[in-house]
Context: one part of a larger RNA
RNA sequence: UUAAGCGUAAAGUGUCUGUAGGUGGCUUUUUAAGUCUGCCAUCAAAUCCCAAGGCUCAACCCUAGUGGAAACUACCAAGCUGGAGUUCGGUAGGGGCAAAGGGAAUUUUUGGUGGAGCAGUGAAAUGUGUAGAGAUUAGAAAGAACAGUAACGUCCAAAGCACUCUGUUGGGCCAACACUGACAUUGAAAGACGAAAGCUAAGGGAGUGAAUGGGAUUUGAUAACCCGGUAGUCCUAACCGUAAACGAUGGAUACUGGGCGAUGAGCAUAUCGACCGAUGCAGUGCUGUAGCUAAUACGUUAAGUAUCUCGCAUGUGGAGUAUGUUCGCAAGAAUGAAACUC
Numbered sequence: 001u002u003a004a005g006c007g008u009a010a011a012g013u014g015u016c017u018g019u020a021g022g023u024g025g026c027u028u029u030u031u032a033a034g035u036c037u038g039c040c041a042u043c044a045a046a047u048c049c050c051a052a053g054g055c056u057c058a059a060c061c062c063u064a065g066u067g068g069a070a071a072c073u074a075c076c077a078a079g080c081u082g083g084a085g086u087u088c089g090g091u092a093g094g095g096g097c098a099a100a101g102g103g104a105a106u107u108u109u110u111g112g113u114g115g116a117g118c119a120g121u122g123a124a125a126u127g128u129g130u131a132g133a134g135a136u137u138a139g140a141a142a143g144a145a146c147a148g149u150a151a152c153g154u155c156c157a158a159a160g161c162a163c164u165c166u167g168u169u170g171g172g173c174c175a176a177c178a179c180u181g182a183c184a185u186u187g188a189a190a191g192a193c194g195a196a197a198g199c200u201a202a203g204g205g206a207g208u209g210a211a212u213g214g215g216a217u218u219u220g221a222u223a224a225c226c227c228g229g230u231a232g233u234c235c236u237a238a239c240c241g242u243a244a245a246c247g248a249u250g251g252a253u254a255c256u257g258g259g260c261g262a263u264g265a266g267c268a269u270a271u272c273g274a275c276c277g278a279u280g281c282a283g284u285g286c287u288g289u290a291g292c293u294a295a296u297a298c299g300u301u302a303a304g305u306a307u308c309u310c311g312c313a314u315g316u317g318g319a320g321u322a323u324g325u326u327c328g329c330a331a332g333a334a335u336g337a338a339a340c341u342c
Stems, first nucleotide, its partner, number of pairs: 005312002007296002012310001014193004021186003025080004031074001033073002035069005051063001053061002083183001084180003087176001089174003095169004100164002102146001106142008117128002155160001198239001200237002203234001207233002212228004250309006258287004263282002266279001291298001315342001317340001324335004
């Protein structure tokens, strides 16, 4: 490479935007490159020989003719509205950013009351307290996180997102069917975003807590348990670019029985009103038919049936290592072998 693949056996880039490229709706017309076809030629082509032609020559290169069809792809031209987008009217939401405010708890601190323990554990001890702790009560300060509501509920491309209010801003959904008229889809490269930890600089530092000190346990205990505790955790600005970044399931489109929920917004009906019931959408769950699967399971949110397109894997270890390159302040990241081995 072929083939057969990628939920769990090797294999879906963390996610999105998007260039080149690939693929692409309906109707009519043009052309005839692909395609189909008639006659004729052909012992594949390169090579060799002959002839004509082209590089100033040569080496070298090049050369079968002729007639038709128009469904499909492509091309030309003109249209269409179903895909896609825009507009108008609604609507839900922890979507993003910025600012302001709030209460509970914790710790510290000040005053009062009070007077011997407190704290901690399997049991203890280190620790703390008559220089008045713990408890209780009245104030003050600080930082971080937002109980209940809360749901197999919402929103976001993913990462993620929840105290309240205000401002600003992105996307979605429903309905109207007014407008544009294929404007679509995927996407190498590239770019943007990207938990936690880590890094740089300036702040902040209540609680927690790698490192570290002490007390225990133990044969030992560089641990688990306890008393402390630095970096970090928080904020601002700039890096890093990785996770079991998981639905271990790339994206898009179409088709294929049902049943039971709940979310959003409609329509119709009913009603005093809210429900209930019927119906068609959008996302989100459970169960399960056909089908599929090695099994487990999946099953209109497919792992079913098909098409388009990108990424990826090719026995185990060596190894995500070596080397080179790119990026990074560094930590490291990305790309990524072979010998050898069974």
The part of an RNA shown here (small-subunit ribosomal RNA, central domain) has 342 nucleotides and comes from Gossypium gossypioides. Its mean pLDDT, the model's own confidence on a scale to 100, is 82. The organism belongs to Gossypium, within Eukaryota. The RNAcentral record of the full RNA draws on SILVA.